Predicted 3D model of a 71-nucleotide RNA (transfer RNA) from a Pseudomonadota bacterium. Its Rfam family is "tRNA". The family's RNA type in Rfam is transfer RNA. Its family is annotated with triplet codon-amino acid adaptor activity in the Gene Ontology. The RNAcentral record of the sequence draws on ENA. The organism belongs to Pseudomonadota, within Bacteria. The prediction has a mean pLDDT of 82.
RNA sequence: UGCGGUGUGGUGUAGCGGUAGCACGACAGCCUUUGGAGCUGGAAGCCUAGGUUCGAAUCCUAGCACCGCAG
Numbered sequence: 001u002g003c004g005g006u007g008u009g010g011u012g013u014a015g016c017g018g019u020a021g022c023a024c025g026a027c028a029g030c031c032u033u034u035g036g037a038g039c040u041g042g043a044a045g046c047c048u049a050g051g052u053u054c055g056a057a058u059c060c061u062a063g064c065a066c067c068g069c070a071g
Base pairs, nucleotide, nucleotide: 001070002069003068004067005066006065007064010024011023012022013021018054027041028040029039030038047063048062049061050060051059
């Protein structure tokens, strides 16, 4: 430098254009002799900027970061 892949709460991971889920963690409450066990609850997220669309995490373009391949 070229090509390809990936980017989603604090972490990991789903989500074929129509309300963004799950697990762990953190927090609050309950329970308990205690608890790092158990139960309940809410909070917290779509890499950035444009475009298409009634509607975009999803499709298109450009960029950024990381990984891989080639030279």